SAM riboswitch aptamer (S box leader) from Leptolinea sp. UBA4782, 112 nucleotides, folded computationally. Its mean pLDDT, the model's own confidence on a scale to 100, is 84. It matches the Rfam family "SAM riboswitch aptamer (S box leader)". Gene Ontology term of the family: regulation of gene expression.

RNA sequence: CUUCUAUCCAGAGAGGUGGAGGGACCGGCCCGUUGAAACCUCGGCAACCUGAAACAGCGUAAAGUUGGUUCAAGGUGCCAAUUCCGGCAGAAAAAGAUCUGGAAGAUAGGAG
Numbered sequence: 001c002u003u004c005u006a007u008c009c010a011g012a013g014a015g016g017u018g019g020a021g022g023g024a025c026c027g028g029c030c031c032g033u034u035g036a037a038a039c040c041u042c043g044g045c046a047a048c049c050u051g052a053a054a055c056a057g058c059g060u061a062a063a064g065u066u067g068g069u070u071c072a073a074g075g076u077g078c079c080a081a082u083u084c085c086g087g088c089a090g091a092a093a094a095a096g097a098u099c100u101g102g103a104a105g106a107u108a109g110g111a112g
Stems, first nucleotide, its partner, number of pairs: 001112008013042005021031003025087004043079003048075002050072004055067004083104001088101004
C1' cells in the first nucleotide's frame, strides 16, 4: 500500500517546549494569541488483540475448539463538538427538514 471482517449517537486532560494553524478531503460550521499543529512528561478512557476464572455448546472422554459473562491491562488506539454536520442513492416531483442505506475516513484483528 491492497484486500477481508468488526466497530464508530458512550467514555476520558493537565503541565512543559513551541509559536499559527487545526478539525482527513470538498462545502458548511466550529476550535485557536485567554496559545493551533508537533514533541516531551504525567494522568485518564475504552476493551479490538492478549492473559486469567467459572459456565455453556461441539467432542465418548481427555486434549482441543467455539460462544457469551466477569476480572486484569501486556500490544495498539483514543481523551472539543455523533466520524462536528453534509457530500451519493431512496422515501412520487421542487425546496427545506427528517429517516434509511451507501460512499469516504478512522481504529483493531487477519491475509497478501

Overview
Of the family's consensus pairs, 97% are formed in the model.